[in-house]
RNA sequence: UCGAACACGGGAGACGCUGAUGCGGUUGCAUCAGGGCCGAAGGAGCAACCGCCCCGGUAAACUCUCAGGCAAAAGGACCGGUUGGGGUA
Numbered sequence: 001u002c003g004a005a006c007a008c009g010g011g012a013g014a015c016g017c018u019g020a021u022g023c024g025g026u027u028g029c030a031u032c033a034g035g036g037c038c039g040a041a042g043g044a045g046c047a048a049c050c051g052c053c054c055c056g057g058u059a060a061a062c063u064c065u066c067a068g069g070c071a072a073a074a075g076g077a078c079c080g081g082u083u084g085g086g087g088u089a
Base pairs, nucleotide, nucleotide: 001086002085004083005082006081008080009079010078015035017034018033019032020031021030022029023028036070037069038068042066043064044063045062049057050056
């Protein structure tokens, strides 16, 4: 300095929305449909730049919102820790 693994620590945003059905039996759970919303899994797009030019290559926490998500839990980019490996000096 670059990956990987981890029953490790931290970790944001956005309706506990509406309707139907089923279960349950007292306001809950599941499925389906509809509307609204969020960006930090994943995915996609591009400015400078490279290139004589076209074609083409190329970034993000920016943009999109396909996917995902909108109580808690889980997940979670990313930061740190541990273990192990690679590269360079």
This is a predicted structure of an 89-nucleotide RNA (Glycine riboswitch aptamer) from Roseinatronobacter thiooxidans. The coordinates come from a structure-prediction model, not an experiment, and the mean pLDDT is 76. Its Rfam family is "Glycine riboswitch aptamer". Rfam's curators write: This family represents the bacterial glycine riboswitch.